[in-house]
Context: one part of a larger RNA
RNA sequence: UGACGGGGGCCCGCACAAGCAGUGGAGUAUGUGGUUUAAUUCGAAGCAACGCGAAGAACCUUACCAGGUCUUGACAUCGAGUGACGAGUGUAGAGAUACACUUUUCCUUCGGGACACGAAGACAGGUGGUGCAUGGUUGUCGUCAGCUCGUGUCGUGAGAUGUUGGGUUAAGUCCCGCAACGAGCGCAACCCUUACCAUUAGUUGCUACGCAAGAGCACUCUAAUGGGACUGCCGUUGACAAAACGGAGGAAGGUGGGGAUGACGUCAAAUCAUCAUGCCCCUUAUGACCUGGGCCACACACGUACUACAAUGGCCGUCAACAGAGGGAAGCAAAACCGCGAGGCAGAGCAAACCCCUAAAAACGGUCUCAGUUCGGAUCGCAAGCUGCAACCCGCCUGCGUGAAGCCGGAACUGCUAGUAAUCGCGGAUCAGCAUGCCGCGGUGAAUACGUUCCCGGGCCUUGUACA
Numbered sequence: 001u002g003a004c005g006g007g008g009g010c011c012c013g014c015a016c017a018a019g020c021a022g023u024g025g026a027g028u029a030u031g032u033g034g035u036u037u038a039a040u041u042c043g044a045a046g047c048a049a050c051g052c053g054a055a056g057a058a059c060c061u062u063a064c065c066a067g068g069u070c071u072u073g074a075c076a077u078c079g080a081g082u083g084a085c086g087a088g089u090g091u092a093g094a095g096a097u098a099c100a101c102u103u104u105u106c107c108u109u110c111g112g113g114a115c116a117c118g119a120a121g122a123c124a125g126g127u128g129g130u131g132c133a134u135g136g137u138u139g140u141c142g143u144c145a146g147c148u149c150g151u152g153u154c155g156u157g158a159g160a161u162g163u164u165g166g167g168u169u170a171a172g173u174c175c176c177g178c179a180a181c182g183a184g185c186g187c188a189a190c191c192c193u194u195a196c197c198a199u200u201a202g203u204u205g206c207u208a209c210g211c212a213a214g215a216g217c218a219c220u221c222u223a224a225u226g227g228g229a230c231u232g233c234c235g236u237u238g239a240c241a242a243a244a245c246g247g248a249g250g251a252a253g254g255u256g257g258g259g260a261u262g263a264c265g266u267c268a269a270a271u272c273a274u275c276a277u278g279c280c281c282c283u284u285a286u287g288a289c290c291u292g293g294g295c296c297a298c299a300c301a302c303g304u305a306c307u308a309c310a311a312u313g314g315c316c317g318u319c320a321a322c323a324g325a326g327g328g329a330a331g332c333a334a335a336a337c338c339g340c341g342a343g344g345c346a347g348a349g350c351a352a353a354c355c356c357c358u359a360a361a362a363a364c365g366g367u368c369u370c371a372g373u374u375c376g377g378a379u380c381g382c383a384a385g386c387u388g389c390a391a392c393c394c395g396c397c398u399g400c401g402u403g404a405a406g407c408c409g410g411a412a413c414u415g416c417u418a419g420u421a422a423u424c425g426c427g428g429a430u431c432a433g434c435a436u437g438c439c440g441c442g443g444u445g446a447a448u449a450c451g452u453u454c455c456c457g458g459g460c461c462u463u464g465u466a467c468a
Base pairs, nucleotide, nucleotide: 001468002467003465004464005463007462008461009460010459011458012457013456015452016451019416020415021414022413023412026307027306028305029304030303031302032301033300034298035297042053043052064293065292066291067290068289069288070287073123077122078121081117082116083115086103087102088101089100090099091098092097105114106113107112125282126281128280129279130278134276135275136271137270138269139267141265146185147184148183149182150181151180152161153160154159165176166175167174191259192258193257194256196227197226198225199224200223201222202221205217206216207215209214230253233247234246235245236244237243309409313368314367315366316365317364318363326357327356328355331350332349337344338343375406380401381400382399383398385396386395422444423443424442425441426440427439428438
């Protein structure tokens, strides 16, 4: 100087408390461990691994296993030589591949070049190892308020001072004081979005014109610019400060709400399997191709979710009830018709403020009357639909039948302070198909916070130390 203390002081955070909803019990989905397996590819490991890499494993993907094959190679450059390569058909084969037949080049400055085949060889190739050799990227403490430097001063020195102190703040934020005076990286602001208004613009949007057409641009809205909030004003407190509290005006009030933004560093944290890369290793194989299988196994254990156990509910009907944000051409697909339905047929319209995908909870009426039920939907049977060469291993969906566990969950643990929790649906990426996951969107919409003694994490000062 740090680090640590079941030392002290001050302060903060859904940290506790006060509340609400959950997890832990059930079924299922999914990830992991373990076990099994020819293989169940690999990585991630307290918080900060475990719906994580994976924004989507039937083949492909795919890295794993079995079998069948290739050896200058699936891919790149050089390369003597050749002119085709390819496509179609047929045969053999699981296919990779092999053989046969048919067809067949382009540009040119005529040197050659493009493309393909191709001997020998240089070399290719490796998702092989090492993240404890590395770059890059990322997590975490933590959006915590800290981390430093120049000059000066003090100290033999390590270092100190500044950065401590008195107030204050979300903040090393600001004020005052002070052997310090300044400065940098952080904080804040500048950026995006949301809430209000004005101006401009007015189609595909809107409608005061009865409808339509037309017309218009007031309103809604769209999208560009600008305004608006600054403790600016008033009062009180305060040290004549910074600031705090109350009030006015205002759409909004004290960082208005949300986002992006992550200082010096810590964890030899994660990643050699995104990529790049040193060294080591393989080179008729640890490289490459193909078919099939596996990544989907299942006594069990854990994490994360979904659905429930019901009456604030289930079911049926009525009401064209009411969104936002997105997506759409190898696409989104309307109406009509068929089907109980998934869906089929059909193909209007739309490269989309134009057309399409497109709401549910809610409301109103009826029924069920507390039961393993008209709760719950697992499991299984039959039938059917869709995608796709192909749904056996191993997809999703529909109808009929079946109707399991489950009556609110031990110890323990988690999230959340407002348009939040809870609850309800909708969209998108990935994607042929496949979502209870992820990322977004809106609808309905609470309760509680006395307080900081305690648990956890963190900041500043101080003290002790046999630790560095």
This is a predicted structure of a 468-nucleotide part of an RNA (small-subunit ribosomal RNA, 3' major domain) from a metagenome. The RNAcentral record of the full RNA draws on SILVA. The prediction has a mean pLDDT of 82.